[in-house]
A computed fold for a 743-nucleotide part of an RNA from a Pseudomonadota bacterium, annotated as large-subunit ribosomal RNA, domain II. Model confidence (mean pLDDT): 82 of 100. The source organism's lineage runs through Bacteria, Pseudomonadati and Pseudomonadota. Its Rfam family is "Bacterial large subunit ribosomal RNA". Its family is annotated with structural constituent of ribosome and ribosome in the Gene Ontology.
Context: one part of a larger RNA
RNA sequence: GCCGGCGAGUCUAUGUGUGCAGCAAGGUUAAGACCCUAUGGGUCGGAGCCGGAGCGAAAGCGAGUCCUCACAGGGCGUCUAGUUGCACGGAUAGGACCCGAAACCCGGUGAGCUACCCAUGAGCAGGUUGAACUCAGAGUAACAUCUGAGGGAGGACCGAACCGGUGACCCUUGCAAUAGUCUCGGAUGACUUGUGGGUAGGAGUGAAAGGCUUACCAAACCGGGUGAUAGCUGGUUCUCCCCGAAAUGCUUCUAGGAGCAGUCUCGGUCGUUCUGUUGCGGAGGUAGAGCACUGAAUGGACAAUUCCCCGGAAUCCGGGGGAGACUCCAAUCAAACUCCGAAUGCCGCAACAUAAGAGUCCGGGAAAGAGGCGACGACGGCUAAGCGCCGCCGCCGAGAGGGGAAUAACCCAGACCGCCAGCUAAGGUCCCAAAGUCCAGGCUAAGUGGGAAAGGAUGUGAGACUUCCCAAACAGCUGGGAUGUUGGCUUAGAAGCAGCAAUCAUUCAAAGAGUGCGUAACAGCUCACCAGUCGAGAAGUCUUGCGCCCAAAAUAUACCGGGGCUCAAGCCUGGUACCGAAGCUGCGGAAGGGAGUGCUACAAAGGGCUGAUCUGCUGGUGGCAACACUAGCGGGCAGGCUUUGUCCGCAAGGGCGGCACUUCCUUGGUAGGGGAGCGUUCUGUUGUAGAUAGAAGCCCGUUUGCGAAAGCGGGUCGACGAAACAGAAGUGAGCAUGCCGGC
Numbered sequence: 001g002c003c004g005g006c007g008a009g010u011c012u013a014u015g016u017g018u019g020c021a022g023c024a025a026g027g028u029u030a031a032g033a034c035c036c037u038a039u040g041g042g043u044c045g046g047a048g049c050c051g052g053a054g055c056g057a058a059a060g061c062g063a064g065u066c067c068u069c070a071c072a073g074g075g076c077g078u079c080u081a082g083u084u085g086c087a088c089g090g091a092u093a094g095g096a097c098c099c100g101a102a103a104c105c106c107g108g109u110g111a112g113c114u115a116c117c118c119a120u121g122a123g124c125a126g127g128u129u130g131a132a133c134u135c136a137g138a139g140u141a142a143c144a145u146c147u148g149a150g151g152g153a154g155g156a157c158c159g160a161a162c163c164g165g166u167g168a169c170c171c172u173u174g175c176a177a178u179a180g181u182c183u184c185g186g187a188u189g190a191c192u193u194g195u196g197g198g199u200a201g202g203a204g205u206g207a208a209a210g211g212c213u214u215a216c217c218a219a220a221c222c223g224g225g226u227g228a229u230a231g232c233u234g235g236u237u238c239u240c241c242c243c244g245a246a247a248u249g250c251u252u253c254u255a256g257g258a259g260c261a262g263u264c265u266c267g268g269u270c271g272u273u274c275u276g277u278u279g280c281g282g283a284g285g286u287a288g289a290g291c292a293c294u295g296a297a298u299g300g301a302c303a304a305u306u307c308c309c310c311g312g313a314a315u316c317c318g319g320g321g322g323a324g325a326c327u328c329c330a331a332u333c334a335a336a337c338u339c340c341g342a343a344u345g346c347c348g349c350a351a352c353a354u355a356a357g358a359g360u361c362c363g364g365g366a367a368a369g370a371g372g373c374g375a376c377g378a379c380g381g382c383u384a385a386g387c388g389c390c391g392c393c394g395c396c397g398a399g400a401g402g403g404g405a406a407u408a409a410c411c412c413a414g415a416c417c418g419c420c421a422g423c424u425a426a427g428g429u430c431c432c433a434a435a436g437u438c439c440a441g442g443c444u445a446a447g448u449g450g451g452a453a454a455g456g457a458u459g460u461g462a463g464a465c466u467u468c469c470c471a472a473a474c475a476g477c478u479g480g481g482a483u484g485u486u487g488g489c490u491u492a493g494a495a496g497c498a499g500c501a502a503u504c505a506u507u508c509a510a511a512g513a514g515u516g517c518g519u520a521a522c523a524g525c526u527c528a529c530c531a532g533u534c535g536a537g538a539a540g541u542c543u544u545g546c547g548c549c550c551a552a553a554a555u556a557u558a559c560c561g562g563g564g565c566u567c568a569a570g571c572c573u574g575g576u577a578c579c580g581a582a583g584c585u586g587c588g589g590a591a592g593g594g595a596g597u598g599c600u601a602c603a604a605a606g607g608g609c610u611g612a613u614c615u616g617c618u619g620g621u622g623g624c625a626a627c628a629c630u631a632g633c634g635g636g637c638a639g640g641c642u643u644u645g646u647c648c649g650c651a652a653g654g655g656c657g658g659c660a661c662u663u664c665c666u667u668g669g670u671a672g673g674g675g676a677g678c679g680u681u682c683u684g685u686u687g688u689a690g691a692u693a694g695a696a697g698c699c700c701g702u703u704u705g706c707g708a709a710a711g712c713g714g715g716u717c718g719a720c721g722a723a724a725c726a727g728a729a730g731u732g733a734g735c736a737u738g739c740c741g742g743c
Base pairs, nucleotide, nucleotide: 001743002742003741004740005739006738011094012093013092014091016089017088018087019086020085021084022083023082026050027049028048032044033043034042035041036040054061055060064076065075066074067073097235098234100232104225105224106223107222108221109220115199116198117197118196119195120194121193122192123191124189126158127157128156129154133150134149135148136147137146138145162186163185164184167182168181169180201217203213204212205211238677239676240675241674242673243672248261249260250259251258252257264365265364266363267362268361270359273358275353276352277351278350279349280348281347282346288340289338290337294334295333296332298330299329300328301327305323306322307321308320309319310318311317312316371396372395373394374393376391377390379388380387401412402411403410416589417588418587419586421585422584423583427579428578429577430563431562432561436576438575439574440573441572442571443570449565455549456548459546460545461544462543463542464541465540466539467538468537476533477532478531479530480529482506483505484504488500489499512527516525517524590667591666592665593664594663595662596661597660598659599658600657603644604643605642606641609639610638611637613636614635615634616633617632618631619630620629621628622627645656646655647654648653678732680729681728682727683726684725685724690720697716698715699714700713701712702711703710704709
C1' cells in the first nucleotide's frame, strides 16, 4: 500500500413540541400485594401528580382581584380541555456521536543505569626529572654560602594497562537505539575500580550542564481518579423526492467561540395584506450649480489707514514711492460653505397588473455569524495593489452547459430523464475546427492588426479656412540688390552683421541704417526686395480617420491559440445567409404541485396481481425444419385483490380527504430543514409455508424497479429455512497518519 473483518447520535430521568391512541371535567396510578403457563403476563393498590380559578407581598376576596377616596383609570385574570401512554424532533443532567492531548491528583515500584555518600578490598609496564633532608669537603669568628655524594619529594615529566572522548573519516533501514578506524587528554591522583550498603519524585543527588535518578526527566515509572477536559483537528457507514441558506447587525475576558435579531425549512393562522406600474400627496439637502453666509483665492478700480524718502514746517502740510481694510468690477474654489437644487431611492393613499416556493403572525428544527470577484457611488492609500474599509447591484460561494486558446467570479445561459430531430444567444463562418475565401462602400502598408506614455515627424485619407496667381503665382535659372554713409554712441578697431540707443532720407523696376556666412577691421559670398525667363497652380493654419518613432531581460519562437492572412483571413460603415448551448421548440417518459371531471359501499371505479386459460407481436434456448420450451409486451376471459374515510346538514347536497383520468405549471444545488422508501440481525403469528426431486451461503446470467434493491434461471454447495403483517435494534463503511489479521 491493497484486501478482509471491526469501527461513531446510544441509554436513563425531567420538562417541551408534533403525530397516533385511550378516557374525558376529568385523566393517571407509584411503591407494594395477590394470581398465573413465571427474565414474562394479569388483577388489585387512588398514596401522589396534572387539570378543573384567579388576583394580591399578605390578611383576604373571588369571575374577578390588586393599586386606590373611587362605581375614574390601569395591571393580571374570566370568555379557547385536559390527562395518560407509545413513537419521533429538539432541550437539560449525565462520558452523551466516536477517536485524540500537553497536564493535575492519589497510592505504590525503582539508585542491578546513573549522581553523591559510607564501609571494606583491589589496580597503576617501563623510562625521566631529582625538592626537603643527611654526610663529606671547601668556607665563616660562628652562621650563611659553595662543591660533591647520598636521598627520593611532586594534584612533576614521557608513555602502556586502566580511565577518558579532541579532530576527522566512517556509519546514519548501522556491526552498534552512540559502534568502528586513525588521531588525541589523564595516567601516584580532587586517580581508577570490585563487593556490600545509604539517599527518590516537587523528592533525591549534582566540582552546576536543568545534569542524573534503568535507552526521550523544567518534575521518573506503574496502577488508579478516568470514558479528566479539549470553544481545537480528524472521522461519522443505504436510496430516492421537495425546499434551500449564511459569511450581516448588536453584545460578548469577545474576535477561528457564543447569545439575540436577520436569512433557510416544517406545521398552523390570516387570505393579496407582498411586489410592480400609473396617478396623487409627502419628507429630504446628495449630484449639479452657486457665492447670498462661513472660509479660501486671482487681477483691476477706489481708498480709510500705515511705512519709507525729499522739501517746508514742527502734534502739521506738500510731493514721490511701498503695503493696504472696506466698497465696486471681472474671473474662481470647498467633505465638515449653501441664495438654490435634481434624477433615483424612501413613506402614504388609490386604481390596475401579477397568483408566484408572494406576504403577515404563532409554533418545531436548523445552519451561518473567516467570504470572494466584477460594475457603479465614496473613503484610506500613490484617483498604487489580485490592497484596506463602507454603500448598492450581479455572480462565484452552493451553478453544470456555450463563448473567452487554457482560466471560480467576465459575456451568453439556469442542467428532471431520453432522442443519430428543429430554431437561436454570446461568439463565430480560410485550415486546424461546425458555419460566407458572402455582398456594397471606404481606410491601413505599419504584419499596424497581434502590448504602452509624455514627446517628436513634409506617412497617408477626409474636411474647413486664409493668402498669392495668365495684368503670370510657387520653385529653378539670368541679372540687379544702389546713394547720404565707414549713420550716432561705444571701442585699439566696430565700415549692415561684438554691444547700446535710434532706425531717417535720397535715387529707383527694386534694394533693411540690413537675414546668415565671413574679416583684426575692411573686403568677399548671400538673403530680404525688384526685373527677365518659364507657364499653372502655389503657400499656410486648424479639425479629424488610420498608421510611424519613442519600445531593452533573463531555458526556446513566446505580446494573433497555431498555421497562415495585405482591394485581407486587418480596421470602419451598411446588408444578407449560415454555424453555434444542457437556452427555446418537437416527440416519448418520471416525479411534485395547481385546476377540472368521475367515483367514494352490495355496487362502482379501476391500476396492478394471479391463471396447466385464449389470442397476437418480440426476444432467448434446443432443433435441419415443422415445432417445443421460456421471458417480456398488447388485447380478451375468469378469479380473487385494492380503495371507498370524515365533517356540516332533516334531506337534497356541500366542504376537507382518498383513488383514477385529463390538462397546465414545476423539478441546478453546499450547510441545513422536510418527506417517502430499500436492506441487515433478532422476536411474534411459527414446532409455519417450503426443503436431499437440494435450504442457507457463494458465483454467473437474465428480467423488473428512478434507486437502495428484488424476482427468476443456471452452476456450486450440502441442511436448513422464507414470504406477509407487526415489533425490537450491537442496522448499512472508503477515507478517522483509525483498530486487528492476511498478502